[in-house]
Molecule: Bacterial RNase P class A
Organism: Gammaproteobacteria bacterium
Parts: sequence; structure tokens; C1' cells
RNA sequence: GGAGUCGGCCAGGCAGCCGCCGCGAUCUUCGGAUAGCGGAGGAAAGUCCGGGCUCCGGAGGGCAGGGUGCCAGGUAACCCCUGGGGGGCACGAGCCCACGGAAAGUGCCACAGAAAACAUACCGCCCAAGCGCCGAUGGCGCCGGCAAGGGUGAAAAGGUGCGGUAAGAGCGCACCGCGCGAGUGGCAACACAUCGCGGCACGGUAAACCCCACCCGGAGCAAGACCAAAUAGGGGAGCGAGCCGCUUUCGUCAGCGGCGCCGCGCGGCCCGCGCGUGUUCCCGGGUAGGUCGCUAGAGGUGUGCGGUGACGCGCAUCCCAGAUGAAUGGCUGUCCACGACAGAACCCGGCUUACCGGCCGACUCCCUCC
Repeated sequence: GGAGUCGGCCAGGCAGCCGCCGCGAUCUUCGGAUAGCGGAGGAAAGUCCGGGCUCCGGAGGGCAGGGUGCCAGGUAACCCCUGGGGGGCACGAGCCCACGGAAAGUGCCACAGAAAACAUACCGCCCAAGCGCCGAUGGCGCCGGCAAGGGUGAAAAGGUGCGGUAAGAGCGCACCGCGCGAGUGGCAACACAUCGCGGCACGGUAAACCCCACCCGGAGCAAGACCAAAUAGGGGAGCGAGCCGCUUUCGUCAGCGGCGCCGCGCGGCCCGCGCGUGUUCCCGGGUAGGUCGCUAGAGGUGUGCGGUGACGCGCAUCCCAGAUGAAUGGCUGUCCACGACAGAACCCGGCUUACCGGCCGACUCCCUCC
């Protein structure tokens, strides 16, 4: 100097003017006004996991259903994170993995191929034994033997070598691989060019059914709580009488006359009771509307200690949006490297996805110079 890996941070700056939301203060004619302070993100997003909170349900256990799946730890919890093991990729820093069980059972394995799982025989190899023929130390064929080589396929029933054989074959042996048992190291997953046994005990697929182990109640801030109109409906208590005409009077009161004195039931009538209806008052529930939930929290920053680390504990310090037609914006000037993805709606921890660019730290590989 070039190429790259991992981790962290920033997300146009400054000034002026005009607005919007919240908070406490002052003033107020109670409508508001004034100055001050605060006002989106690393993902506020997707709503994919986990938890807090709220309401409902629930003795306990089981079935069904769903989820998770190497080991140990962290955490409120997790499908997250950290450390480790195993496998794969990269020269490397590093990155990726749904990583329990396929010698419980069932299913599936396209095309090609003889055969895709009780192995098989297309090409091929062999005629040692038996039989037949011939031109006879041999050749050909039948009956057979074999799975080394070729070919198909993503995958073909351990690999290499030596022996062995008619040709072959774990048929025998050595090494490698595999399985089982032991030993050693490790909390464990697991590891071991440590020992013994077994010729090998039968391909892949479980984000196919399934088996094993562990975990899991349901609904969600439109959760939920409080205050509370109008209209209609619910419950309780009370009431059910008067009206008209004439006389008189200034008028009311009063007198006389007429009509009426709610409906149904308790066999008819009266009293009484019950139900209904009308009306007055009261009570309670819900709706509109309003208030709370609502933002001080598994909180931020700094620091000390413990831990490889995720993280935990202690101390100090800070307060950092809270709307509900829903604020966080617009205009102008100026500078530069010319500005991406995108915006809260109960809160928090993660994951995933989107993103103009810039900065910092650690590390790897290559080239050159000293």
C1' cells in the first nucleotide's frame, strides 16, 4: 500500500422567524395568555418468540394439542445470549449448523439402472470338480462358480495392501475405519496413535408418521377500574280523582242539579287483596361523554468488586415523549463529505427485515521498503 474478518458509535450542522403537544410556575374576564423546561428510532417496523401488567378460569393427575431438542451456565423468561463439544466451509482472522433416536415399528427414495434394501447380476471374470463335442499338454459348450473390474445413479452393502484362489470374496492377516466393553481426562457434551473383544452386526430420510426427554391455562390496554347525561327499558314507594251547567259574588268561597268516581281476577255485590295500566318521586345497571390505567423503569450514565464471558452485586448521580383526529413540523439564510431506511400509541428483553454514508478499535492474508 492492497484485500478482508469481527465488535462498537454517529444518522446532516449552525442561525433566525412562524407554529404544535406535555409539565410545573405566574396572571386571568376561567375562554386563555406569558416566559421557562422537555418532545421519536437503531430499527419506533414485521408482530415472529419470551416476560411484566390486567381480567376470566383452575384441587391434583392423565389424555389430546402445541413447542423445544449436543453440554454447562446467564436471565423475570425465551425459539435469546455467553462459554465449551461435535460436524462443515475458508490459506487465515473467522463464519455456518432444526446438532436427541434410523441394530422399536411403519412409510418414502423421482430419472437412470440388473438391483434402492429379506439384496441383486446388464456387461464382465472363471472352467478347478461333473458331463458332452472337436482339428486334443489345448479349445468350445452345458451344468455351474464369482462379485474383483466396467456401466447407472445423489446414494450400490467398509477402504488400502499382502496372502489366497480356477476366478474371486473379511476367506485369512496388517493398518485405517466401525461397534461394544474397560481405563484415563473433563461437572458434562465429548475426547484419547491407551487396552481388550467382535470380521463388520444390514444405505439415506424423523422441518415423514413415530419414539424419548423437558416445557406450555385462555384472552388481551378496544385489557381493566372509576365518575356519569338525554331517551328507552328494570326495581321500589305513593296516589287514582273530578268535570260541566245554573244561582250568588267585583272575584274566590259557598248552594243546587247532571254526568263520572281506571281495567282484570278472587262464582254475583261490598270491603279487602293480587295483577295490570296511568301518573309522581326515589333507587340501581348500561350507553354518549369524562377521568385513571399512562409511563420512575427487569431505567440511563459513571465507577468499584466477582466472573474467561453472557451477567451479577454495591455506591454515586440523572429524569429522558405520553398524544386520543392523535403533537414532535414549516419557511429562509449559510456550510459541508449534499443527508438513507423510516416514525411512538401499555411497558420491557430478544430475533428478523430495511438502510445514503461516515468514524473508531482489535485482528487476518498478500505485496513492497528499512